[in-house]
Context: one part of a larger RNA
RNA sequence: GGAUGAACGCUGGCGGCGCGCCUAACACAUGCAAGUCGAACGGUGACGGGGAGCAAUCCCCUGAUCAGUGGCGGACGGGUGAGUAACGCGUGAGUAACCUGCCCUUAUGAGCGGAAUAACGUCCGGAAACAGACGCUAAUACCGCAUAAUGCAUUGAGUCGGCAUCGGCUUAAUGCCAAAGAUUUAUCGCAUAAGGAUGGACUCGCGUCCCAUUAGAUAGUUGGCGGGGUAACGGCCCACCAAGUCAGCGAUGGGUAGCCGGACUGAGAGGUUGAACGGCCACAUUGGAACUGAGAAACGGUCCAGACUCCUACGGGAGGCAGCAGUGGGGAAUAUUGGGCAAUGGGCGAAAGCCUGACCCAGCGACGCCGCGUGAGCGAUGAAGGUCUUCGGAUUGUAAAGCUCUGUGUACAGGGACGAAGAAAGUGACGGUACCUGUAUAGAAAGCCACGGCUAACUACGUGCCAGCAGCCGCGGUAAUACGUAGGUGGCAAGCGUUAUCC
Numbered sequence: 001g002g003a004u005g006a007a008c009g010c011u012g013g014c015g016g017c018g019c020g021c022c023u024a025a026c027a028c029a030u031g032c033a034a035g036u037c038g039a040a041c042g043g044u045g046a047c048g049g050g051g052a053g054c055a056a057u058c059c060c061c062u063g064a065u066c067a068g069u070g071g072c073g074g075a076c077g078g079g080u081g082a083g084u085a086a087c088g089c090g091u092g093a094g095u096a097a098c099c100u101g102c103c104c105u106u107a108u109g110a111g112c113g114g115a116a117u118a119a120c121g122u123c124c125g126g127a128a129a130c131a132g133a134c135g136c137u138a139a140u141a142c143c144g145c146a147u148a149a150u151g152c153a154u155u156g157a158g159u160c161g162g163c164a165u166c167g168g169c170u171u172a173a174u175g176c177c178a179a180a181g182a183u184u185u186a187u188c189g190c191a192u193a194a195g196g197a198u199g200g201a202c203u204c205g206c207g208u209c210c211c212a213u214u215a216g217a218u219a220g221u222u223g224g225c226g227g228g229g230u231a232a233c234g235g236c237c238c239a240c241c242a243a244g245u246c247a248g249c250g251a252u253g254g255g256u257a258g259c260c261g262g263a264c265u266g267a268g269a270g271g272u273u274g275a276a277c278g279g280c281c282a283c284a285u286u287g288g289a290a291c292u293g294a295g296a297a298a299c300g301g302u303c304c305a306g307a308c309u310c311c312u313a314c315g316g317g318a319g320g321c322a323g324c325a326g327u328g329g330g331g332a333a334u335a336u337u338g339g340g341c342a343a344u345g346g347g348c349g350a351a352a353g354c355c356u357g358a359c360c361c362a363g364c365g366a367c368g369c370c371g372c373g374u375g376a377g378c379g380a381u382g383a384a385g386g387u388c389u390u391c392g393g394a395u396u397g398u399a400a401a402g403c404u405c406u407g408u409g410u411a412c413a414g415g416g417a418c419g420a421a422g423a424a425a426g427u428g429a430c431g432g433u434a435c436c437u438g439u440a441u442a443g444a445a446a447g448c449c450a451c452g453g454c455u456a457a458c459u460a461c462g463u464g465c466c467a468g469c470a471g472c473c474g475c476g477g478u479a480a481u482a483c484g485u486a487g488g489u490g491g492c493a494a495g496c497g498u499u500a501u502c503c
Stems, first nucleotide, its partner, number of pairs: 001503004006499005013372006019365002021330001026328003030325003035072003040069002043066001048061005079283003088208008098200002103196007111145004120135004125130001151176011181188002209255003216246003221243004226238003258280004262273004285306005308319004336362001338361003344358001345356004375405004385396004409441007419430001447492005452473003458487005468475002
């Protein structure tokens, strides 16, 4: 000098764009953050319409709504960085060892049956959470049979290829496996197989902090045979057999730490760093476990255990903000319990649409960067006042006043968006905002630090090794350009200084 997610002191006019718990992965009141589909299903049946009837009422149609069965989605999106020195990440390869819902392409098919169950009704236990018994009913829920191959399994044959195990293709035999309907008749779904796309899983080469005042570590340990398990390879797991495996090219142990694209700095080499944005990983009160599913060992799912908090009729129950706001606490320190789904994107739905604290906006904060303003021109009697003075004057200083202008801005009034796409219509939270026009008025708007040398900028008074200053050298003990105040001057400027950290 540059930089910062900064903080502190003094000061503070406006706008744009960003950023804002770095500390206690401490505890959390309250609200919201994941639902949706009636075009899968049985019910419920508001409002309305029609019919019968004197009326009560009954029947039919439409069908808002509601809980339930069922489907898809709650594995995405959002948060945090505790753990992790690891195939975690980065980079480059491999899978002849693998999976992939929704989406796209192609081919084929959807035939016949069955038994339940929630809702509901009756009864009934409990303070509650939540159960229990009996009875009824539907489905794209569940089950059986059929049909099956280019599918799967086993056994053969042929051929081509490779990288050890092997792989592809053709062919034969045997065995096995499927389906679901809805409808406004447009379609949307269902089953099997093959291919694609997307997403994932595993393996390997290389790279990835400090300590040797950590030198030996290791029994599922290292390898094999056989099995189990998995989407899949594998001591991943198990029985048996062998005695190996790693290590001074740093094993093992300890400490620290999420990694990267990047960011800061530097001429570069390098050093430091990993806020925001993007990719990957890990975690969701602590520890463990599986279920469902294409996908989870699942933040707002389940079960068990621990700690904590809450309710209780004392028998038993409920909860998890490292989602968005917000509270307490900790701290030098970090915001609103805001608006909207208008846009972008996501889930569901045929659609209308519903949901979306993702997101888009607004609020607060000079926290940062950038831009603008606080007026411009003329103006010497060099006014008054202040300060200094050798008392002559010098300086503040064209500075002020005054004159002539301007209208960035500010205030008010009028108009008023882009963002909204598509054939058209309709649709804007921001927002009556930005912007435009008019009117008025120099009117609202300057501070901070320094002035001994380094280092741009000096005098007076006060103080008297006191009070104090200080980054280093050092100032202060009676004329202090170094302390305090004033005037003046220098620097930067809506900021200026200080502190901390990095280069």
A computed fold for a 503-nucleotide part of an RNA from an uncultured bacterium, annotated as small-subunit ribosomal RNA, 5' domain. RNAcentral holds the full RNA, with entries from ENA, Greengenes and SILVA.